[in-house]
RNA sequence: CAAGUUGGCCGGGCGAUCGCGUCUGGGCUUGCCCCAGCCGAGGAAAGUCCGCGCUCCCCAGAGCACGACGCCGGGUAACACCCGGAGCGGGGUGACCCGCUGGAACAGGGCCACAGAGAAGCGCAGUGCCGCCGCAAGGCGGCGAGGGUGAAACGGUGCGGUAAGAGCGCACCGGCGUCCGAUGCAAGUCGGGCGGCCAGGCAUCCCCCGUCGGGAGCAAGGCCAAGCAGAGGCGAGGUGCUGCUCGCACCAUUCGAGCCUCGGGUAGGCUGCAUGAGCCGGAUAGUAAUAUCCGGCCGAGAGAGAUGACCGCCUAAAACAGAACGCGGCUUACGGGCUGGCUUGGACA
Numbered sequence: 001c002a003a004g005u006u007g008g009c010c011g012g013g014c015g016a017u018c019g020c021g022u023c024u025g026g027g028c029u030u031g032c033c034c035c036a037g038c039c040g041a042g043g044a045a046a047g048u049c050c051g052c053g054c055u056c057c058c059c060a061g062a063g064c065a066c067g068a069c070g071c072c073g074g075g076u077a078a079c080a081c082c083c084g085g086a087g088c089g090g091g092g093u094g095a096c097c098c099g100c101u102g103g104a105a106c107a108g109g110g111c112c113a114c115a116g117a118g119a120a121g122c123g124c125a126g127u128g129c130c131g132c133c134g135c136a137a138g139g140c141g142g143c144g145a146g147g148g149u150g151a152a153a154c155g156g157u158g159c160g161g162u163a164a165g166a167g168c169g170c171a172c173c174g175g176c177g178u179c180c181g182a183u184g185c186a187a188g189u190c191g192g193g194c195g196g197c198c199a200g201g202c203a204u205c206c207c208c209c210g211u212c213g214g215g216a217g218c219a220a221g222g223c224c225a226a227g228c229a230g231a232g233g234c235g236a237g238g239u240g241c242u243g244c245u246c247g248c249a250c251c252a253u254u255c256g257a258g259c260c261u262c263g264g265g266u267a268g269g270c271u272g273c274a275u276g277a278g279c280c281g282g283a284u285a286g287u288a289a290u291a292u293c294c295g296g297c298c299g300a301g302a303g304a305g306a307u308g309a310c311c312g313c314c315u316a317a318a319a320c321a322g323a324a325c326g327c328g329g330c331u332u333a334c335g336g337g338c339u340g341g342c343u344u345g346g347a348c349a
Base pairs, nucleotide, nucleotide: 001345002344003343004342005341006340007339008338009337010336012314013313014312015311017309018308020040021039023037024036025035026034027033028031042320046331047330049329050328051327052326053325054217055216056215057214066213067212068211069210070209071085072084073083074082075081086101087100088099089098090097091096102208103207108206109205110202111201112200129147130146131143132142133141134140135139155173156172157171158170159169160168174198175197176195177194178193179192180191181190182189183188221271222270223269224268230262231261232260233259234258237251238250239249240248241247278297279296280295281294282293283292284291285290
C1' cells in the first nucleotide's frame, strides 16, 4: 500500500426566514387570544418475539397436567440476553466465522425412507445376492473374510492360525468400561494401569431428570364529578294578570312544589405520566460482561394527538424510519462516515 476479518462510535452541521406543541412568565380587548423564554423522536421510536417493573383480579397446603428453558462458570431485577470458558462437527492459507450440546440411548416405548440378502439384540446373535471351503456331492455342512447396497452392515492394519475363515490368538492403533495420578471452581484436559468388553443411530418422536412459570393489561388502575333517575329529611306554597299591595284564575298540599343531605355513577375533568434497574465524566475491582464509590446533569410527554417547510454555505445533504405507561434484550430495515485490534499478500528501510 492492497485485500480481508473483527469490535466500538456517529448517523447531518451552521446561519437566515416562516410555522407547530407542552410548560413557565407577562399582557388585556378574557380569546381555546397575543408576546417572550425553555424544551421538543430513534439507533432502531419498528416487529411485538423473549424477560421485567407497575396495576387490578385470583390465591390454605401439597400433588397432577400443560408450557418454556437445558454443556460449565460468571453477570443481571430477570431473560430464550450478555461475558468468559469446554467438547464435537463444518468453512477459510489465515485473522476468524457458522452450527450443535441435560440423559455416555441396558428406565421404558417408538422410528430408521430408498437401495439392499439382511437395519437390530446382548450372545453360541443374525444376514448367503455375487462368493470361499470341506465331504459320502443337483445334496449336506462350515464361513462372516472379499465383492455389492446404503447415511449407517457389529472396529482398523499386520502377523499367526485354518479346509476356508473369524478378536479365534498376538502386536500396534481406535473405541468402550473400570481404577488411579496430575490439573481446573466446573464443563473438562493431560497421563498411566487393567479388561478382547468391541456395544449402530435418532431424545428437533414420546419419555425421563433438573430449573422456572397464576390471569389480564395504561382502554391497567386511582381521584373528583354536572345533568337525569334513585334514597332520606324538612316541608306549603308556586305560576299568571303585575313593578308592589289586594283580588281573581290555574296548579300543588295521600300521588309532595321547593330546599337540604346521601350513595352509586354517565358526560366531562384530574391522575397514572417520566427522577429513572436514568445519562455524562472519573476512580477502583474484574480477562470481560458488570459492579461499587465520587462529581456533575435533567434530555419529549400529546390526548384527534406537536417535533415541519424553504433558502444559503459546508465537494453531495440523500438511508431506514415517527414516541403514546416505562425498562432490559433479541430480531429485522438502513445512503454515508469516523475509529481500535488482528490476518494475508506486496514494496521499502